Model confidence (mean pLDDT): 82 of 100. This is a predicted structure of a 77-nucleotide RNA (transfer RNA) from Firmicutes bacterium UBA3570.
RNA sequence: CGGGGCAUGGCGCAGCUUGGCAGCGCGCCUGCUUUGGGAGCAGGAGGUCCCGGGUUCAAAUCCCGGUGCCCCGACCA
Numbered sequence: 001c002g003g004g005g006c007a008u009g010g011c012g013c014a015g016c017u018u019g020g021c022a023g024c025g026c027g028c029c030u031g032c033u034u035u036g037g038g039a040g041c042a043g044g045a046g047g048u049c050c051c052g053g054g055u056u057c058a059a060a061u062c063c064c065g066g067u068g069c070c071c072c073g074a075c076c077a
Base pairs, nucleotide, nucleotide: 001073002072003071004070005069006068007067010026011025012024013023020057028044029043030042031041032040033039050066051065052064053063054062
């Protein structure tokens, strides 16, 4: 330098193909049960969907550019 993959709550991920309410598991908080812990049940909080721009009535999703990480190749030595 070229090609490919990935980026979404604290952690691990799905959703993207085919645009239409931001989801799952674990964790966290509150309540109930228990003497307490653990566990169970019920409820809840937590998101610039990597960044910028574009298209659209509407973008996590489509298009363009960029950033970071990983893999492969080339180049230099």
Description: The organism belongs to Bacillota, within Bacteria.